[in-house]
RNA sequence: GGGGCUAUAGCUCAGCUGGAAGAGCGUCGCGCUGGCAGCGCGAAGGCCGUCGGUUCGAGUCCGACUAGCUCCA
Numbered sequence: 001g002g003g004g005c006u007a008u009a010g011c012u013c014a015g016c017u018g019g020a021a022g023a024g025c026g027u028c029g030c031g032c033u034g035g036c037a038g039c040g041c042g043a044a045g046g047c048c049g050u051c052g053g054u055u056c057g058a059g060u061c062c063g064a065c066u067a068g069c070u071c072c073a
Stems, first nucleotide, its partner, number of pairs: 001072007010025004019056001027043006049065005
């Protein structure tokens, strides 16, 4: 210098063919228990790496950039 992959909740990750965001763990509250642990129920927490574009509509498609991993030279 060139190619590929990844970037979504505090962490690990889903998200099908564009119709508008979810799980597990964790955190908080309540209940069961004498208490802890455990279990059950509920809640908070995201405008999806950044900036543009396409579209009635973008996590999803297109471009540039940033960061990480990797391959070639």
The RNA shown here (transfer RNA) has 73 nucleotides and comes from a soil metagenome. Rfam family: tRNA. Rfam classes the family as a transfer RNA. Rfam describes the family as follows. Transfer RNA (tRNA) molecules are approximately 80 nucleotides in length. Its mean pLDDT, the model's own confidence on a scale to 100, is 80.